RNA sequence: GGGCUCAUAGCUCAGUGGUAGAGUGCGUCGUUGACAUCGACGAGGUCAUAGGUUCAAUCCCUAUUGAGCCCA
Numbered sequence: 001g002g003g004c005u006c007a008u009a010g011c012u013c014a015g016u017g018g019u020a021g022a023g024u025g026c027g028u029c030g031u032u033g034a035c036a037u038c039g040a041c042g043a044g045g046u047c048a049u050a051g052g053u054u055c056a057a058u059c060c061c062u063a064u065u066g067a068g069c070c071c072a
Base pairs, nucleotide, nucleotide: 001071002070003069004068005067006066007065010024011023012022013021018055026042027041028040029039030038048064049063050062051061052060
């Protein structure tokens, strides 16, 4: 220098156009003599950034930023 993949909750990851979910972690309550386990409820997201397409974008297109891999 060229090419490819990835970026979504604190962490690990789903989500192929119609207002975003799981596991784990966290908080409260229940259960226990107490702790753990278990159960119920809850909080927590400008979907990396900026434009574009569309009635509507986490999703499609372009650029940028960051991370990883391959070629030279």
Molecule: transfer RNA
Organism: Patescibacteria group bacterium